[in-house]
This is a predicted structure of a 139-nucleotide RNA (c-di-AMP riboswitch aptamer (ydaO/yuaA leader)) from a Deltaproteobacteria bacterium. Model confidence (mean pLDDT): 76 of 100. It was read from a public genome assembly, where an Rfam model found it.

RNA sequence: GAAAAAUUGUAGCCGAGAUCUGUUCAAAAAACAGAUGCGGGGGACCCAGGUUAUCCGGGGCGUAUUCCAUAUUUUUUGGAUAGGGCACUUCCAUGCCCGAGCCCGUCAGCUAACCUCGCAGGCAAAUGGAAGGGCAAUG
Numbered sequence: 001g002a003a004a005a006a007u008u009g010u011a012g013c014c015g016a017g018a019u020c021u022g023u024u025c026a027a028a029a030a031a032c033a034g035a036u037g038c039g040g041g042g043g044a045c046c047c048a049g050g051u052u053a054u055c056c057g058g059g060g061c062g063u064a065u066u067c068c069a070u071a072u073u074u075u076u077u078g079g080a081u082a083g084g085g086c087a088c089u090u091c092c093a094u095g096c097c098c099g100a101g102c103c104c105g106u107c108a109g110c111u112a113a114c115c116u117c118g119c120a121g122g123c124a125a126a127u128g129g130a131a132g133g134g135c136a137a138u139g
Stems, first nucleotide, its partner, number of pairs: 006138005012123003018036006037119006047109001057107001058104004066080004083098004088132007
């Protein structure tokens, strides 16, 4: 100098919801601006859509949809269920939990170019087996 084998130790979670740079400031934080990255919406041809009328408006984010029973029958409560989560990743086994909420405003199928918006909030830890990686130290 080299990060090869091996050994030891180590990593917070849900979620798109992050990183960096600059300005400002005594400094930090916050704010503003820019870049990269992640996520959402709108938006042609083609395709989908048979036409008209009535009724019901319709649509988006999200795992959060649907069914049954019950009640004081607008409102409750309980059970189940599509689906989703559990600590680096995948598979297997067992166990636990969620299965909400919000938005647009009569309007939107898909959709290249293009346009536009967001980068919050909440929480405290699953276990075992197999395989494979990251980082650090030794080597």
Its Rfam family is "c-di-AMP riboswitch aptamer (ydaO/yuaA leader)". Rfam's curators write: This family represents a conserved RNA structure found upstream of the ydaO and yuaA genes in Bacillus subtilis and related genes in other bacteria.